Small-subunit ribosomal RNA, central domain from Chelativorans multitrophicus, 350 nucleotides, folded computationally.
The RNAcentral record of the full RNA draws on Greengenes.
The coordinates come from a structure-prediction model, not an experiment, and the mean pLDDT is 84.
Rfam family: Bacterial small subunit ribosomal RNA.
[in-house]
Context: one part of a larger RNA
RNA sequence: CUGGGCGUAAAGCGCACGUAGGCGGAUUGUUAAGUGAGGGGUGAAAUCCCAGGGCUCAACCCUGGAACUGCCUCUCAUACUGGCAAUCUCGAGUUUGGGAGAGGUGAGUGGAAUUCCGAGUGUAGAGGUGAAAUUCGUAGAUAUUCGGAGGAACACCAGUGGCGAAGGCGGCUCACUGGCCCAAAACUGACGCUGAGGUGCGAAAGCGUGGGGAGCAAACAGGAUUAGAUACCCUGGUAGUCCACGCCGUAAACGAUGGAAGCUAGCCGUUGGCAGGUUUACCUGUCGGGUGGCGCAGCCUAACGCAUUAAGCUUCCCGCCUGGGGAGUACGGUCGCAAGAUUAAAACUC
Numbered sequence: 001c002u003g004g005g006c007g008u009a010a011a012g013c014g015c016a017c018g019u020a021g022g023c024g025g026a027u028u029g030u031u032a033a034g035u036g037a038g039g040g041g042u043g044a045a046a047u048c049c050c051a052g053g054g055c056u057c058a059a060c061c062c063u064g065g066a067a068c069u070g071c072c073u074c075u076c077a078u079a080c081u082g083g084c085a086a087u088c089u090c091g092a093g094u095u096u097g098g099g100a101g102a103g104g105u106g107a108g109u110g111g112a113a114u115u116c117c118g119a120g121u122g123u124a125g126a127g128g129u130g131a132a133a134u135u136c137g138u139a140g141a142u143a144u145u146c147g148g149a150g151g152a153a154c155a156c157c158a159g160u161g162g163c164g165a166a167g168g169c170g171g172c173u174c175a176c177u178g179g180c181c182c183a184a185a186a187c188u189g190a191c192g193c194u195g196a197g198g199u200g201c202g203a204a205a206g207c208g209u210g211g212g213g214a215g216c217a218a219a220c221a222g223g224a225u226u227a228g229a230u231a232c233c234c235u236g237g238u239a240g241u242c243c244a245c246g247c248c249g250u251a252a253a254c255g256a257u258g259g260a261a262g263c264u265a266g267c268c269g270u271u272g273g274c275a276g277g278u279u280u281a282c283c284u285g286u287c288g289g290g291u292g293g294c295g296c297a298g299c300c301u302a303a304c305g306c307a308u309u310a311a312g313c314u315u316c317c318c319g320c321c322u323g324g325g326g327a328g329u330a331c332g333g334u335c336g337c338a339a340g341a342u343u344a345a346a347a348c349u350c
Base pairs, nucleotide, nucleotide: 003322004321005320006319007304008303009301012318014201015200016199017198021194022193023192025088026087027086028085029084030083031082033081034080035077036076037075038074039073040072041071042070049065050064051063052062053061054060091191092188093187094186095184096183097182098181099180103177104176105175106174107173108172109171110154115149116148117147118146119145120144121143125136126135162169163168206247207246208245209244210243211242215241216240220236221235222234223233258317259316260315261314262313263312266294267293268292269291270290271289272287273286274285275284276283277282298306323350324349325348332343333342334341335340
C1' cells in the first nucleotide's frame, strides 16, 4: 500500500461547531487538465526474458531479438470527471402566519415535610433491632398544640409522555433567549454533506477562593453480629452534597449501534401540527414531524436478533480494530494547583 471488519466476539471519538482536505443536484455552451486513440523523441551498457552459438557439459561467456510497463512532445476524439460561462428548482436556506415543549440564563415567590429554638398541655419512658445495646429522657424527653428560624428538594399531575447535539432538564410567576414542527407557497439559486488538526460544551466525584449548612452522609467514634468483622445492622458524625467564580475533562458519557442522502410489505398504539366531515369530542386523510410495540422481504461469521427510528440494498466523508497477558502500564511530550488526564511502547510469557 492492500484486505477484512467495528450491537453482544478486538473495534464508533462523550457531544457539537468548524479550518484544510475528500465528495457533491438538473440543463446548455465552451475548454481539453484528467481520460481514450495514433505518430515522433528518449528510455546508456550490463542484468532479466526469448532464439542461436563457444569453452567435452554446466556455471560462465558471445551474437541477435524482445523488453525496459516510464517521461517529453505533436495531432485527433469529447461520453464521463475537472476548469470557465450561463440558465433552472427538486437539495439547502430566507420570508409570512400559526403551534407544542421539565430547552437555557437570571430574578421573584408558594406549600408539604425534616431539623433546631421559644411557649403551652402532660408523665415515664422514648428510640432502635432478627434480638439487643450504644444513644436521648425527671435539669421533664417521646407524644401533642401554637409561634419562630434556616437550608435543601419539589408529592399528586407523571405517561416505552415532552424538550435538548450530547451531558442533561420537573412546584409556580416574570424577564431575556436558543432550537424544532405545521400551512401557504413569495424569494435566493447548489449557497450542500462530511470533517484530519482546531475550538467550545461536557454527569458524578475531586480541587482552589469566599459564602452556606436543614436533611443525608465517605472518613471517623461507639454499640451489636461473628472464630475474627478494619463489613453488612444500629446510635452518632466531619468533608461533601447547596450558592458564586475558576479548574478538572473523565463514566456501562449505552441504543455498548459515527454523520448525511436515496431506495425497500404492512399492522397496532402514543405525541405535535394541518385539512375535511360531524353527534363537539370523535372519525377519516396528511407531514420532505417525533416516540414505541409487533412483523414480511432482506440480511448478519455464528446465534441472539435487526427490520422505513435497520444491524436491509447503495453512495460519500470521518474515527477505530488486527491473538491473550504484560498494559491503557513504563519512558518521553502536552495539559493540570493537585488528583490525574491524554498520546502511547517494549522486553518477557502463553